[in-house]
Predicted 3D model of a 1408-nucleotide RNA (small-subunit ribosomal RNA) from an uncultured bacterium. It matches the Rfam family "Bacterial small subunit ribosomal RNA".

RNA sequence: GAGUUUGAUCCUGGCUCAGGAUGAACGCUAGCUACAGGCUUAACACAUGCAAGUCGAGGGGAAACGGCAUUUAGUGCUUGCACCGAAUGGACGUCGACCGGCGCACGGGUGAGUAACGCGUAUCCAACCUACCCAUUACUGUGGGAUAACCUGCCGAAAGGCAGACUAAUACCGCAUAGUCUUCGAUGACGGCAUCAGAUUUGAAGUAAAGAUUUAUCGGUAAUGGAUGGGGAUGCGUCUGAUUAGCUUGUUGGCGGGGUAACGGCCCACCAAGGCAACGAUCAGUAGGGGUUCUGAGAGGAAGGUCCCCCACAUUGGAACUGAGACACGGCCCAGACUCCUACGGGAGGCAGCAGUGGGGAAUCUUCCGCAAUGGGCGCAAGCCUGACGGAGCAACGCCGCGUGAGUGAAGAAGGUCUUCGGAUCGUAAAGCUCUGUUGACGGGGACGAACGUGCGGAGUGCGAAUAGCGCUUUGUAAUGACGGUACCUGUCGAGGAAGCCACGGCUAACUACGUGCCAGCAGCCGCGGUAAUACGUAGGUGGCGAGCGUUGUCCGGAAUCAUUGGGCGUAAAGGGAGCGCAGGCGGGCCGGUAAGUCUUACUUAAAAGUGCGGGGCUCAACCCCGUGAUGGGAGAGAAACUAUCGGUCUUGAGUACAGGAGAGGAAAGCGGAAUUCCCAGUGUAGCGGUGAAAUGCGUAGAUAUUGGGAAGAACACCAGUGGCGAAGGCGGCUUUCUGGACUGCAACUGACGCUGAGGCUCGAAAGCCAGGGGAGCGAACGGGAUUAGAUACCCCGGUAGUCCUGGCCGUAAACGAUGGAUACUAGGUGUGGGAGGUAUCGACCCCUACCGUGCCGGAGUUAACGCAAUAAGUAUCCCGCCUGGGGAGUACGGCCGCAAGGCUGAAACUCAAAGGAAUUGACGGGGACCCGCACAAGCGGUGGAGUAUGUGGUUUAAUUCGAAGCAACGCGAAGAACCUUACCAGGCCUUGACAUUGACUGAAAGCGCUAGAGAUAGUGCCCUCUCUUCGGAGACAGGAAAACAGGUGGUGCAUGGCUGUCGUCAGCUCGUGUCGUGAGAUGUUGGGUUAAGUCCCGCAACGAGCGCAACCCCUGUUCUUUGUUGCCAUCAGGUGAUGCUGGGCACUCAAAGGAGACUGCCGCGGAGAACGCGGAGGAAGGCGGGGAUGACGUCAAGUCAUCAUGCCCCUUAUGGCCUGGGCUACACACGUACUACAAUGGAACGGACAGAGAGCAGCGAACCCGCGAGGGCAAGCGAACCUCAAAAACCGUUUCCCAGUUCGGAUUGCAGGCUGCAACCCGCCUGCAUGAAGUCGGAAUCGCUAGUAAUCGCAGGUCAGCAUACUGCGGUGAAUACGUUCCCGGGUCUUGUACACACCGCCCGUC
Repeated sequence: GAGUUUGAUCCUGGCUCAGGAUGAACGCUAGCUACAGGCUUAACACAUGCAAGUCGAGGGGAAACGGCAUUUAGUGCUUGCACCGAAUGGACGUCGACCGGCGCACGGGUGAGUAACGCGUAUCCAACCUACCCAUUACUGUGGGAUAACCUGCCGAAAGGCAGACUAAUACCGCAUAGUCUUCGAUGACGGCAUCAGAUUUGAAGUAAAGAUUUAUCGGUAAUGGAUGGGGAUGCGUCUGAUUAGCUUGUUGGCGGGGUAACGGCCCACCAAGGCAACGAUCAGUAGGGGUUCUGAGAGGAAGGUCCCCCACAUUGGAACUGAGACACGGCCCAGACUCCUACGGGAGGCAGCAGUGGGGAAUCUUCCGCAAUGGGCGCAAGCCUGACGGAGCAACGCCGCGUGAGUGAAGAAGGUCUUCGGAUCGUAAAGCUCUGUUGACGGGGACGAACGUGCGGAGUGCGAAUAGCGCUUUGUAAUGACGGUACCUGUCGAGGAAGCCACGGCUAACUACGUGCCAGCAGCCGCGGUAAUACGUAGGUGGCGAGCGUUGUCCGGAAUCAUUGGGCGUAAAGGGAGCGCAGGCGGGCCGGUAAGUCUUACUUAAAAGUGCGGGGCUCAACCCCGUGAUGGGAGAGAAACUAUCGGUCUUGAGUACAGGAGAGGAAAGCGGAAUUCCCAGUGUAGCGGUGAAAUGCGUAGAUAUUGGGAAGAACACCAGUGGCGAAGGCGGCUUUCUGGACUGCAACUGACGCUGAGGCUCGAAAGCCAGGGGAGCGAACGGGAUUAGAUACCCCGGUAGUCCUGGCCGUAAACGAUGGAUACUAGGUGUGGGAGGUAUCGACCCCUACCGUGCCGGAGUUAACGCAAUAAGUAUCCCGCCUGGGGAGUACGGCCGCAAGGCUGAAACUCAAAGGAAUUGACGGGGACCCGCACAAGCGGUGGAGUAUGUGGUUUAAUUCGAAGCAACGCGAAGAACCUUACCAGGCCUUGACAUUGACUGAAAGCGCUAGAGAUAGUGCCCUCUCUUCGGAGACAGGAAAACAGGUGGUGCAUGGCUGUCGUCAGCUCGUGUCGUGAGAUGUUGGGUUAAGUCCCGCAACGAGCGCAACCCCUGUUCUUUGUUGCCAUCAGGUGAUGCUGGGCACUCAAAGGAGACUGCCGCGGAGAACGCGGAGGAAGGCGGGGAUGACGUCAAGUCAUCAUGCCCCUUAUGGCCUGGGCUACACACGUACUACAAUGGAACGGACAGAGAGCAGCGAACCCGCGAGGGCAAGCGAACCUCAAAAACCGUUUCCCAGUUCGGAUUGCAGGCUGCAACCCGCCUGCAUGAAGUCGGAAUCGCUAGUAAUCGCAGGUCAGCAUACUGCGGUGAAUACGUUCCCGGGUCUUGUACACACCGCCCGUC
C1' cells in the first nucleotide's frame, strides 16, 4: 500500500496478501565453472582404522633391520673372487621395550548444564602466579645410596602381578658457597583514596646446580626485569511469570586462626543479630554469552548455524594425584547405568576428534589424498609425528558467472487453437540461406602456489698453533607439489550434446475453447463449482522467473496492531463507586554558591573478521586483499541558561485569624396533623368489592356506606422550583442540642507549608445475612380466581419473609454526565441560587461591576460522526486508573475476603472473519400527522344453497396433449376439439424425407377410372407431351440415386428478443450547474396554502431542465357553413286502399367534412390585492362537461421457447413424416365464472308501439306456396343510407291464473322429426308431443356499482360447414345512497424508531 464487516458511507478493529531472509525440507525439472556452507532431531548407542608424540647430543642397553670386521658350512668355479647361510663382535648406522627430559592443560569436538561476575563493557589487584622465550647479574664445587630394564623363580584363563639378585643417568639425596631471594628485626626519602607501600643503610637465620658433545655450542642453578598466558575483585548491562511476597543460620558482620599463587565464611572456634526484597528478593519456566546475522527509513524486533573471542562439558555423579599450568575428551581412583571377554575366580571400554555404522527424523556427505604449503609438539639438526591444516569426492543446499546459438528469411508454409467462416493467432517463429565456436569432445603445450631449511661452490668472520675442523654472516646454484597433466594457451570437429517451472477471478503481470454440473475438485483472504465456469480438469495462447521454478516451515516487515520516536478511554475495547492519605512522581517569584544531570573540547577504549566508504587482485562477478570510518564506555579540562542540590529572601499558590449571611449536610431527643387499617358502639339493609368482561374474596352471625370513641405502625400533601446541601451513596413535617463543609468581605498572620497518589484506610443505594424488637400499609415466595393452545406471567382476591428500629456483616449497581483529579489560558448571549460593592440626599426597587454555584443557546476550535463548546469532549502541563478483534468468560483453577449468598484477582484449549460505533437511503411498525380511492360507511343488486353450462383441481385412462397458479391461473391461450384442427394414445407405413437451398442425370408430371387395403399406399388402364429461344440452350414442374442437409408444438421464459400482465392513470421518477457534507448523500422535490394532479401560487441556496400530470387525437352533447342521393318532406302540384309513391325542393331531420363554443372570461364573497374556493348571471354545456385512446423511472428472475424470432443442449430408419381409429367430451368428488329459476313489480294468451349499432356473393335471402314447428319448395332484390337479415324486447292495452312445488320452474328422459356436414355412436344444434327433477331467496363468508351509473330488457357482430348461457359491441327502460374518515384494504407526502437491506413472508432467542 491492497483485499475483506455495509444496499451504500465514514470510522474503529481484527484477519489476509504483495517484500526480504533461511544450515532448510518436499514436488517437478536439470548443461558447466568459481566461491561458500552441509545431523537444527537422540549430550542416543557405537564395529573398524587413524587423530600425540618426540629426544640415542640424558641413560643402562641390543629384541628387530642394515652395513662392517672376524671365524666358518655350502655353491659357481681359473691360484682368488662372487653368491648364500650360520656364529661372534654394541666398535658403527640405527632402535622395540625400559629409566629419564619435554610435550600430552595446545590444537580438534559439542552446547547438556548455567539467569551466573557466566558473558559484554569499563576499571582495579599496594591481594596474585606464569614452563618454554628475551634482557641483565652471578654461579655450575664436592660426595653418597638406590632402582627399572635385563636375569632367575613363582601366581593367574587373561589383564596383570609377586619375590630374589645385578646396573646407569641431565633420575634421587647430603655437604659447601651466594645474593638485589625468603623469614625475623632496625631505618624509613619519593608515593598512595585507604589498609599501606617502599628507595637507601644495617643485624641474624635459611634455600642452589647436571651434564652432553665432533670444543663450538646446547644445557643446569639463583635473582631481577620484560613479554606471553592465566587467577581474582568491582560499577553498569543481560529472557518470562506476582495465579511465586516474603527469603536467609555460614545466613550478615567482627576478633583470632587454618588454607591458597593470592583476597575472601573459602573453612573453623568464639562474639554480635544481622543481610536481601515491590527499583521485584525467593521460587518456577526457558536459555550457553558476545563480535555479529536477518529485517526495518530509523527507533526497534527476531536470531546466535559456518568464522572469531569467552565460558562450560567430555558415558552419569564424585574426588584427588602429577605438573609452571588440569581437578585433565583419546590420564588415574571410587560409585551408577550400559556394552564386550571369561576357565565364573576376575578383567576391558567410553567417537560431543576424522571418516564410518545403527537408530531417531521432513532432513544433512567419503571408512578419500597429502604433510608440498600454513601452524603445532619434540629434537643441536637432519628429521619424526600432526583426520590441525592443505586438497579432492558427494548432494542445485546457497551466492556469483556462462551457455543452450547469431544474422537473414512472408508463400505470413504445413500443423495446432479460436472463429462472426471473412479471418485471427502461435509467427520471423520454423524450413531455407549465410555465419560464429563460448561450452562440450578429442589432440598438443602447460603453470603460480617453493623458499625457509638443507646439499654443493665462492667470499668474509669467530674459536683454534692451523691453510685442519666446527660455527656464524653473505652470495651463487641444485633438489623438493597432495591438488594435477588441474587452471591457462592452442589445433580439429560440428548448431551439433544442453529448458524448465509456476501462474493467468480480484488483490496481481497474464484469456479463450472443450469436459464436468454444489459432482469431481480449487482456495493465502474474499470466495469459485447446482448445464454457456477467464476461479475445477485438459488444450491452445499469454504473463513471470529461468538451471532453476513452485510449495511448506520459521523470522522481521507491512502492523502507528503495545504507539520512546508513534495510539487511545462520552457513544467503537477502555475512568477505579467515592474520599483521605504513606511511599513515589511532579511542583511559584528573586539572589547567591556547587557542578550530579546537560553542553563544549581534546585524549583513551570499543580485538580481528564482518557492515558502510575509498582503492586493489582473480578475464567479470561472487570471493579475496589494503586503507579508512562508527552510535557506545572511561577518565580529564571547561561553561552555568535550564533541571537538581545547598543557603538566603518574597507573597501571588496553600493555610490561619476576624466580620457576615445561605442551606432536605450529618447525629440524637422530643412533638404534630392528614390518611390507611384494626377494635368498640350507634344508624342502616342487601349487597360490597373488583375487571376489558368476570370470578375467587367479604356480607343476613348484619358487610359496604355513615357517625362517635379508641389503638397501632409507617410516611410527611400543599410550599416544591432543569431550587438548595453533600466527596460519592444520598438528604424533604416541626422544635431543641451537638457537629462537618462551602461561600462572600477585609487583608492581620505563616511563608511553597502545594498537586496527584501504586499499596493502605474509611465511606458506600437496593437486595441479602446474624441477634433482639416492631409490624399499619405495601408486598418476593406461596394459595386462589381469570386470560390463554398452555400462562409456573401481565389483570384480580388474599398473603409470609422483607420493608421500620438497635447492634453487627455484605461491598455490589445503567454506583451514569456511560466524561478521574489539579492548575492555567481561549468570543459571546440569556435564566436561576448565595454573598459583596458602586450610583442615587437616608432607605427600598431598578440599573451597573466583580465573585462562587447551577442550567440553556451558540462562535472559534475539536470530533468518525453524533455532538462538546469557560461546568470542554478546545489549547497545554502534572499525577493516577484502564484498553489492545468477536465468542469461550468475568467462566475454570489457584490465592485473599465473607456466617452464607457471594465478592476481588483472573486464564487457556477450541472456534469465527468478523464483532462493533456514528451517520445515509430505502423498506417495515398492532409509531405519529395529513391526504386519496366503491376502501369503509350509506344504499341497490348479486355470489356462496338448487339445476344446467363452462373452466380448473383431483381421480381415472392406452391417451384423457400442453401451458396459465393469490390479487395479477380457473367462460384464461381457445374469435367456437364430430374428421381436420391435434401437439396426445393404439396400430399400419416412409427414411435426403410433407417443406427449403445447391450441383449433375432423366423426363414429363398432373388428371380421370378400375383392383387390393381401414387408409396411407401399391398395382393397372385411359389421357397426353409445358413455356421461351439468338436453336446452342434456358426456365417451371416431376422422378430415381448420392451428398451436404431438412425436420422437431423436444428441453431451458432462471440464457434471450419481442409482446403482455401488475402495482397504477397511482403522482410520482430523475438530471445539469450551484451550494452543504470527509463521505454515502442532502438541497432542488421540504415548508404555508391549493388541486384530480410534483396542478398552481407564495416562501426558500438554490436556479433551470427532462420523463410523467394536463393539453394536443377520437367519440359524444349545442350551433354555423358546405354538399343533397340511395337520406328527408315544410311549402307547391299529381296520385293511391295505404305509403316521399311521383314531379319538385334541400327549409327541417339526417348523413359527413370544416368551423364556432367554455377561458374562472363576467359579478359578489372568502383568501395574502396570490393560486384557488364558494355563490350568482349568461349559456346547449361551468369550473377536468361525459367517455375513449394514451401507462413515467421501475418492481414481481411475473407470463409466454406452444404466435413469432432466437443462443445453447438433445433426437436423426426417429423426439422427424404420412394414415385409420380413439382421446382432448372420462367422473366418487372439490373450487371458480356464468345462465335459468324459486314467482303475482309474476306466468300465459291475444292485440298494439318505439331503437341503435352492425352483417351480407362459397353471402343476406324478401314475397308466395307446403309443414303445428324446426324447416322445405320456388325465387325477386341487393356487393347494399337503395335489397335482405329484421320480429326489437322490456313496455302499453285486454283477458286469464290466485299463492299452490302451482298455468312457478324447467332439469332429466322417451318417441317422432328438421338442418349442417364425406360422416352427428362415442360427440352437434334445432323442432313437436310426452315426461316435469332440484329449487319456496340461500350458513360462515364474499363481489360489483356514485348517474344515463347500478339494475333490468332485448338487438347485432366476430369465430363459424354446423354448434354461444361465453366474448365484443349496441341501444331501450331507468333508480337508491354517500352523515362522515374512527375502523378494514390499497396508495401518496412528511416525521419517528429499527439489531431489517433476499428488506416483517425480515431478523432472531430459548426448549425439545